Predicted 3D model of a 71-nucleotide RNA (transfer RNA) from a Phototrophicaceae bacterium. The RNAcentral record of the sequence draws on ENA. Rfam family: tRNA. It is annotated as a transfer RNA. Rfam describes the family as follows. Transfer RNA (tRNA) molecules are approximately 80 nucleotides in length. Lineage of the source: Bacteria > Bacillati > Chloroflexota > Phototrophicales > Phototrophicaceae.

Formats: sequence, structure tokens, C1' cells
RNA sequence: GCGGGUAUGGUGUAGUGGUAGCACGCGAGCCUUCCAAGCUCUCAGCAUCAGUUCGAAUCUGAUUACCCGCU
Repeated sequence: GCGGGUAUGGUGUAGUGGUAGCACGCGAGCCUUCCAAGCUCUCAGCAUCAGUUCGAAUCUGAUUACCCGCU
């Protein structure tokens, strides 16, 4: 230098154009003599910038970070 892949709450992981979900976790409450466990509620996310579209996490382009291969 060229090609390919990945990027979604604090962590892990779904979601192939129509309300971003699940689990763990943080916080609060219930329960319990107390703790643990259990139950309920809550917090928090689409790497960035453009394009297409009535509508984009999803399709297209570029960029960034990481990984793999070639030279």
C1' cells in the first nucleotide's frame, strides 16, 4: 500500500427499513429479626460524518479504532 471482518447501556448479547430488546450489573422499594436468595420499579446504548428513503441500528460512501490475510 491492497483486500476482508467487527463496532448496539457499565459488561455480555439479539435485532436484514417501521416504538432499540434480553441477561448480568448500579440505584430504590418489598420480603426477612439481620444477611443471602427471591419479587417489583428504575437508570443507562446503535463508533463518527454524509447520502438514499415518508421512515435507517439495518442500505450506500467516507473516516476512526481494533482484528485477520496479502504484498